[in-house]
């Protein structure tokens, strides 16, 4: 050099065209003599440019980490 896959909150993951969901962490309640666990709410995200669409995290083209496998 080529080929395949993967990039989504602070971190771990699902979403495969029609408002972006769960964990966990953070914050605030409620609880509890305190903490802790436990319940409730809340905060925060689609790598990065362009294309196709009435729409795009998803669908094509480059591009950039990062893994695999081939020379």
């Nucleotide at each position: 050099g080529c080929g395949c896959c993967g990039g989504u909150c602070g971190u771990c993951u699902a979403g495969c065209g029609g408002u972006a969901g769960g964990a966990c962490a953070c914050c605030g309640g409620c609880c509890u003599u305190c903490c802790a666990a436990g319940c409730c709410g809340g905060u925060a995200g689609c790598c990065c440019g362009g294309g196709u669409u009435c729409a795009a995290a998803u669908c094509c083209c480059g591009g950039c980490c990062g893994g695999c496998g081939c020379a």
Predicted 3D model of a 71-nucleotide RNA (transfer RNA) from a Candidatus Aenigmatarchaeota archaeon. It was read from a public genome assembly. Its Rfam family is "tRNA". Rfam's curators write: Transfer RNA (tRNA) molecules are approximately 80 nucleotides in length. The family's RNA type in Rfam is transfer RNA.